[in-house]
Context: one part of a larger RNA
RNA sequence: CGCAGGAGACUUGAGAGGGGCUGUCCCUAGUACGAGAGGACCGGGACGGACGAACCUCUGGUGUGCCAGUUGUUCCGCCAGGAGCACGGCUGGUUGGCUACGUUCGGCAGGGAUAACCGCUGAAAGCAUCUAAGCGGGAAGCUCGCCUCGAGAUGAGGUCUCCCACCACGAGAGUGGGUAAGGCCCCCUAGAGACGAUGGGGUUGAUAGGCCGGAGGUGGAAGCACAGUAAUGUGUGGAGCUGACCGGUACUAAUAGGCCGAGGA
Numbered sequence: 001c002g003c004a005g006g007a008g009a010c011u012u013g014a015g016a017g018g019g020g021c022u023g024u025c026c027c028u029a030g031u032a033c034g035a036g037a038g039g040a041c042c043g044g045g046a047c048g049g050a051c052g053a054a055c056c057u058c059u060g061g062u063g064u065g066c067c068a069g070u071u072g073u074u075c076c077g078c079c080a081g082g083a084g085c086a087c088g089g090c091u092g093g094u095u096g097g098c099u100a101c102g103u104u105c106g107g108c109a110g111g112g113a114u115a116a117c118c119g120c121u122g123a124a125a126g127c128a129u130c131u132a133a134g135c136g137g138g139a140a141g142c143u144c145g146c147c148u149c150g151a152g153a154u155g156a157g158g159u160c161u162c163c164c165a166c167c168a169c170g171a172g173a174g175u176g177g178g179u180a181a182g183g184c185c186c187c188c189u190a191g192a193g194a195c196g197a198u199g200g201g202g203u204u205g206a207u208a209g210g211c212c213g214g215a216g217g218u219g220g221a222a223g224c225a226c227a228g229u230a231a232u233g234u235g236u237g238g239a240g241c242u243g244a245c246c247g248g249u250a251c252u253a254a255u256a257g258g259c260c261g262a263g264g265a
Base pairs, nucleotide, nucleotide: 001152005163006162007161008160009159010158011157015149016148017147018146021049022048023047024046025045026044027043033038051106052105053104054103055102059100060099061098062097066093067092068091069090070089071086072085073084074083075082076081110144111143112142117137118136119135120134164264166177167176168175169174182260183259184258185257186202187201188200189199190198207253208252209251210249211248212247213246214245216242217241218240223236224235225234226233227232
């Protein structure tokens, strides 16, 4: 821009893509078959491999503004307690998120038309013949079925709901203008994200931050007291601190405002 008014939702599915794999063992059955050795079809079940998707409950990984321990050094006048630097100094753990080495699931079943091939009936050709008329069976393949995208499918589809037939000029087509439903700008943002986009929110507000409570993590803070010559230990006290998680709360910031947008050939 189009989809012959303008919007907001929800859809149909032309078409396109994905998927499609396979092993071992057990039962049937040591049966059919076979002198024996050996050893099935058909049918049923169990467990895997590789591949793929989703997810983070578990197990792990990661963790650079979480917690603790600790070495050297500089500084905060000293002690104590801390801060900086040394790969995040090093070490032990670790919430959310993201992940695989983790978990769950998938390939199926079934319908239709077929290939090679196997048949029925059956002439031409008194026989024979699956074929000439006609009718069946038959693949991991085709098609439907499963998953995803999908009306620019210009053949532009459908349903529901909302907005109304304004003003000026013009013979009309139309042009200009202010609006409606609605949308955007702008701002706070995240289950979204390279940017656009998408989702939520904008005071009639819990959208983000802060604060409060909780979960989870760390693992027993500082200070003081006590014990010990001291290192240190114990008590106060599952203490103190705590990123993303779950709630609550207008304290801070989303203020104020602007623009676009039909009149139905």